[in-house]
Formats: sequence, structure tokens, C1' cells
RNA sequence: GGGCCUGUAGCUCAACGGCAGAGCACUCGGCUCAUAACUGAUUGGUUGGAGGUUCGAAUCCUCCCGGGCCCA
Repeated sequence: GGGCCUGUAGCUCAACGGCAGAGCACUCGGCUCAUAACUGAUUGGUUGGAGGUUCGAAUCCUCCCGGGCCCA
């Protein structure tokens, strides 16, 4: 330098072009003499960035940035 894959909550990951979610974690409760375990609820998002297409974009297209693999 070229090709491919990938980026979504603190972490691991979902989400036919039509309301952004789950588990764990955090926080507050229940249970206990107390802690752990168990259990209920809450909170948490510029979907990497900028444009484009569309009535509508996390999703499709282009460029840029980060990460991984391969080739040179």
C1' cells in the first nucleotide's frame, strides 16, 4: 500500500428499513442477628464520526477514525 471482517449501555451481545433491547454489573429494596447466596425494582445510549438515499436508517451507500485477520 491492497483485500476482508468488525465498532450498539460500565462489560458480553441482540435488534425484517418502522418504539433501541437482553444478561451481567451499578443503585435502592426484600430475606438474614449479620454477610454471602437467592429475590423484586430502578438507573444507564450522540448505535465510532461526517455526509447521502428514503416518508422513515443501528440497519442501505460514500468518505474518515479505531480494532482484528490475510496479502504485498

Model confidence (mean pLDDT): 82 of 100. Predicted 3D model of a 72-nucleotide RNA (transfer RNA) from a Chloroflexia bacterium. Rfam family: tRNA. Rfam links the family to the GO term triplet codon-amino acid adaptor activity.